[in-house]
RNA sequence: AGAGUUUGAUCCUGGCUCAGGGUGAACGCUGGCGGCGCGCUUAAUGCAUGCAAGUCGAACGUGCCUUCGGGCAAGUGGCAGACGGCUGAGUAACGCGUGAGUAACACACCCUUCGGUGGGGUAUAGCCUCGGGAAACUGAGGGUAAUCCCGCAUACGAUCCUCUCCCCCUGGGGGAAGGAUGAAAGCCUUCGGGCGCCGGAGGAGUGGCUCGCGUCCUAUCAGGUAGUUGGUGAGGUAACGGCUCACCAAGCCGAUGACGGGUAGCUGGUCUUAGAGGACGAUCAGCCAGAGGGGGACUGAGACACGGCCCCCACUCCUACGGGAGGCAGCAGCAGGGAAUUUUGGGCAAUGGACGAAAGUCUGACCCAGCGACGUCGCGUGGGGGAUGAAGGCUCUAGGGCUGUAAACCCCUUUUCCGAGGGAAGAGGAAGGACGGUACCUCGGGAAUAAGCUCCGGCUAACUACGUGCCAGCAGCCGCGGUAAUACGUAGGAGGCGAGCGUUGUCCGGAUUUACUGGGCGUAAAGGGCGAGUAGGCGGUCUGUCAAGUCUCAUGUGAAAUCUCCCGGCUUAACUGGGAGGGGUCAUGGGAAACUGGCAGACUUGAGGGCAGUAGAGGAGAGUGGAAUUCCCGGAGUAGCGGUGAUAUGCGUAGAUACCGGGAGGAACACCCGAGGCGAAGGCGACUCUCUGGGCUGCACCUGACGCUGAGGCGCGAAAGCAUGGGGAGCGAACCGGAUUAGAUACCCGGGUAGUCCAUGCCCUAAACGAUGGAUACUAGAUAUGGGGGGUAUCGACCCCCCCCGUGUCGUAGCUAACGUGAUAAGUAUCCCGCCUGGGGAGUACGGCCGCAAGGCUAAAACUCAAAGGAAUUGACGGGCCCCCGCACAAGCAGCGGAGCGUGUGGUUUAAUUCGAUGAUAAGCGAAGAACCUUACCAGGGCUUGACAUGCUUCUGAAAUCUCGGGAAACCGAGCCCUCCUUCGGGACAGAUGCACAGAUGUUGCAUGGCCGUCGUCAGCUCGUGCCGUGAGGUGUUGGGUUAAGUCCCGCAACGAGCGCAACCCUUAUCGUUAGUUGUCUUUUUCUAGCGAGACUGCCCCUAAAAAGGGGGAGGAAGGUGGGGAUGACGUCAGGUCAGCACGGCUCUUACGUCCUGGGCUACACACACGCUACAAUGGCCGGUACAGAGGGUUGCCAAGGAGCGAUCCGGAGCUAAUCCCACAAAGCCGGCCUCAGUUGGGAUUGCAGGCUGAAACUCGCCUGCAUGAACGUGGAGCUGCUAGUAACCGCAGGUCAGCACACUGCGGUGAAUACGUUCCCGGGCCUUGUACACACCGCCCGUCACGUCAUGGAAGUCGGUAACACUUGAAGUCGCUGGGCUAACCCUUCGGGGAGGCAGGCGCCGAGGGUGGGAUCGGUGACUGGGACGAAGUCGUAACAAGGUAACC
Repeated sequence: AGAGUUUGAUCCUGGCUCAGGGUGAACGCUGGCGGCGCGCUUAAUGCAUGCAAGUCGAACGUGCCUUCGGGCAAGUGGCAGACGGCUGAGUAACGCGUGAGUAACACACCCUUCGGUGGGGUAUAGCCUCGGGAAACUGAGGGUAAUCCCGCAUACGAUCCUCUCCCCCUGGGGGAAGGAUGAAAGCCUUCGGGCGCCGGAGGAGUGGCUCGCGUCCUAUCAGGUAGUUGGUGAGGUAACGGCUCACCAAGCCGAUGACGGGUAGCUGGUCUUAGAGGACGAUCAGCCAGAGGGGGACUGAGACACGGCCCCCACUCCUACGGGAGGCAGCAGCAGGGAAUUUUGGGCAAUGGACGAAAGUCUGACCCAGCGACGUCGCGUGGGGGAUGAAGGCUCUAGGGCUGUAAACCCCUUUUCCGAGGGAAGAGGAAGGACGGUACCUCGGGAAUAAGCUCCGGCUAACUACGUGCCAGCAGCCGCGGUAAUACGUAGGAGGCGAGCGUUGUCCGGAUUUACUGGGCGUAAAGGGCGAGUAGGCGGUCUGUCAAGUCUCAUGUGAAAUCUCCCGGCUUAACUGGGAGGGGUCAUGGGAAACUGGCAGACUUGAGGGCAGUAGAGGAGAGUGGAAUUCCCGGAGUAGCGGUGAUAUGCGUAGAUACCGGGAGGAACACCCGAGGCGAAGGCGACUCUCUGGGCUGCACCUGACGCUGAGGCGCGAAAGCAUGGGGAGCGAACCGGAUUAGAUACCCGGGUAGUCCAUGCCCUAAACGAUGGAUACUAGAUAUGGGGGGUAUCGACCCCCCCCGUGUCGUAGCUAACGUGAUAAGUAUCCCGCCUGGGGAGUACGGCCGCAAGGCUAAAACUCAAAGGAAUUGACGGGCCCCCGCACAAGCAGCGGAGCGUGUGGUUUAAUUCGAUGAUAAGCGAAGAACCUUACCAGGGCUUGACAUGCUUCUGAAAUCUCGGGAAACCGAGCCCUCCUUCGGGACAGAUGCACAGAUGUUGCAUGGCCGUCGUCAGCUCGUGCCGUGAGGUGUUGGGUUAAGUCCCGCAACGAGCGCAACCCUUAUCGUUAGUUGUCUUUUUCUAGCGAGACUGCCCCUAAAAAGGGGGAGGAAGGUGGGGAUGACGUCAGGUCAGCACGGCUCUUACGUCCUGGGCUACACACACGCUACAAUGGCCGGUACAGAGGGUUGCCAAGGAGCGAUCCGGAGCUAAUCCCACAAAGCCGGCCUCAGUUGGGAUUGCAGGCUGAAACUCGCCUGCAUGAACGUGGAGCUGCUAGUAACCGCAGGUCAGCACACUGCGGUGAAUACGUUCCCGGGCCUUGUACACACCGCCCGUCACGUCAUGGAAGUCGGUAACACUUGAAGUCGCUGGGCUAACCCUUCGGGGAGGCAGGCGCCGAGGGUGGGAUCGGUGACUGGGACGAAGUCGUAACAAGGUAACC
């Protein structure tokens, strides 16, 4: 410090995800030791049991015990139970933090200091007596003490009143005089005193109160508030204060966020981070708050009190049912909840606390121990040597490789462990140590007691085998798994960390992804529709002054701990001690004055005004005009008009349309009109008048910063829409017809209502767009145009030059992801406002506000996805464009599609009809030839090392042929027969047996090689270097010409090159030459076979850029690649072939192998493809007669001659072939017949008789003769071939082959027609354009419906929570009033009593809680219902992306 993920690829935007660190953790697997820490985050849920706060006899009386010293005990009294400990529910607050204030305050214990401590009195616990009660507890009477309580005296000083001075001026301090008021307690003693007590002053420390600043989310909470805000007076408090009360006033708070809602203890700090920040607030420390929920006061220095009291409520327990008791958020512990958090331990030895004069007592604070890998730090599980690289495991190309010096084995050590012995510090002073027989030390024993977890596709470090087969599973993201998975599971191996490792949760980081540091808004998310303007923010030039901001210095504070640095202590480290540093929107004081700001003064350039001009569809109102449409009237006129791609509906003989004249009415204003003007935007277009806003130019006359922006609020705001009333010509949603269509609720046509128009009032939206907020300044130019001014020129207007304002285009720098922008910025800067933060859900729900409604404004979440996007690139595609080519169309000729037959295919059938090929690129294809064989299929019969190959073991010496029997054959059984070499082991050969193995036309062409088809003989496809671009990529290869061609020329940031094209090769056409058999009667010639020549736009003319080239011509056998062939670029189609062959994997192994017989591949209602023969007279038949080329032939071709109507047979000559044979070519020509018909066309089908091949023609061959004589009379939509020796017609030959050819491959003969042309169909090439496509249009993709799952809104209701309000009731208790009952201290007294004071009781205010009620708000649930998301191949259509087939969108 980054990485993965959107794409075919790229750049950008943007989200998601990962690597890091942390944790009070939990879970899974595993687990040796020690140190230091930490350990209910959930139920502030409920708690059994024990302990956690007592102490003082030197305050007091009493009881008991006594060793007579004293001790123990309940009670009175004092001090302490307000600390310590726990928890975080509540609290958004002066609660906390920080800094101040208190002149508005308090303080027990402690310290210092001044003064005092005199003299009296009355009670009451305990105790005794008598009672009540189950208990808790309690009543009455009688005694009694005090440091208990109460008067009196005294008062330096204290408090109050009166006076006065000072001060930092609220109730502060000092001074003087007078008046008033207020105290006390004793105990011990060694008799020295000590400890106390009372009144004051000071200190220390602690606390109360007040203030500035800081302190979470929410505006879908916008108004809140009646003790509320203030005043006067009173009460109350330690003290200020509406803290409380009476009266008076009507204030106070709030957009700088009041009030409400949600959440939350705050801080030092902790984690993270480069920092700024963000998150958190366990342990430790400070503060606050709480003690089952709620309220209240008492006592006290201090509490409204965790282990005190009273009351209400809930809960638990006891009970004799009358009544009582209780509060672990103290330490342990239990239950419960939960993913989850420990022992009912030891000790007061240390530290600290309470009490005490002290000894001491108490102390679950604390110190220790126990449990827990919860964290962190340290240590160990051994170290060295050891190769035949053992065994085993895994893998393998079978050689080897890995595990791996790893092990074994040898030597060594003993941290740890076990055993034994010694044994602390922690204790200031003799004893006293829970920890602890611990740490530590010594000795002995023995490698002994001690290794796992996770990962290995990329990110990310580490790879193989097997299993599995979109299954099982994995997964943080991208994604793996459908038969070769480094991604699942297992194993081997490797990587990482290590007493841990992984997972999960959570926080920060990465994320500059909320951007202060440090982001953006033309098109990615994002500029408000526009304006004037409020608050606010910001603000020109100069001078002076102040010092708020700002800067600087000092002082104070910012607790300790933490953090950083240095030094030290535990063996080290963690841990810990000491020192220093750091840390702020802080306070106070001193200083500076540039900048910002305040105040004062001045200025003119910003702004405004004035004067003089000026352009304009700027706005409002009133009026006027002509053209056109429609309608009405009249004329004239006749059969149509209208409309469309074509029709139809419609109108018209009741007279339309077309034409003329007249009239009515409404709306809009042609030409002018311009990328022109005006306006803030929406928007504004005939003319005239009235009213009115703004701009520009010139002058530099006035004011003197008056400015810019602008949250809220206010106004304006196209169209549509709404309300009321008018108006209504044309147009025209809805609607009705007509077409189109599979449908057509559309597009097209005919009608047509609202509306469009006017007035008034609403609505308030838009792709309200320049998708670009406003203002100011600065930063090259060029050009056009609108308005004004100046200069020059002119007679003048123009022209030309300059300035300002506006509107456009091009463009430099710069900016930008790119596109682009570029003085009208998207450049460089400043100020202000608005807005954005992944896509969907959703601009939706709910709530609120507005609206008559429609609806608008504001605006979420659950859930879901790993993207959604922008720009540009290369392709592909388009019912986009331009150019060009091709028998592509057109022009022609012949056909196919109809018939019969042949062949192939589909389908069907079958025991089997073997398999493959399936648009073009399968279908007379693999098959250059299925009767058996072939043959792969079926039935049946056989064989099992096999029909075939190699090797080994053992045995035999034969086996086969042959003969016999069975059998359909294969085969089985029997018989005959019996080899060669030899070193005698054996070998060759053969058979048998067993083992390795053979074999497979079984599977996968989507694992492959090779070969092939196709685009396509199309003209393309690339590379090097350079250049351009951030990049994909471009350039070159585009452009202008030209060509069959990326062929060539020219141009050009390209220059060259490669694979293709062309040429080189074969053949053919002409000539020359050589040779010549078997060709020719002979020579020439022909012919055959070689060699060579020839053609190159070479020559001429025209054309062109006088380039390439094109047109014409000459010559020539041939002319512009002469004709034909071979030759097929990079690649595409997962094209075809595992059945030609080869080959990986898988599968079968007495069968999926192999042999045999028979059958099948030849089936037949049909459908398709390719052919043959025809339908006839350009013909058919008969007779005669002519002319080829290229081939084949010895298991062959087969002559002559003969037989037969013929197929053919007999025959055998010749020929291994320019010699012989196949072999008569046919169409043609000559002559004759037929005469338009199902025929003398046509030959299917069938019968009979023959021939040939072959073991064998039944299934199932070919041929011949005779007989038979079907369909068929030129073929629908549509489709095919062909541009010249071509099509068409005609025959010949060959391969295959025993036989079988309408097929295929060749060969020659006869021999045309047509091409205007490129609009259209098909295919292709180049350029360009659009794209949401890239599996690339056979693409992508939208909505309804149906089904399933999920979350959510509404909903009659229903069930809860919360906080208020109104009324009612009202505990405890304080306060007030009363107090006739009761009453020790003081006063008076005649001693009876009275007074003062007090208590009980009563009443009142307040008051927790309860009840009732209507609302508010939040949540749960809810028949039904709304949309949404997701889901496998469902249904219907085709909306969008191309001009997406009606441009799309708002």
The RNA shown here (small-subunit ribosomal RNA) has 1450 nucleotides and comes from an uncultured prokaryote. The RNAcentral record of the sequence draws on ENA. It matches the Rfam family "Bacterial small subunit ribosomal RNA". Its family is annotated with ribosome and structural constituent of ribosome in the Gene Ontology.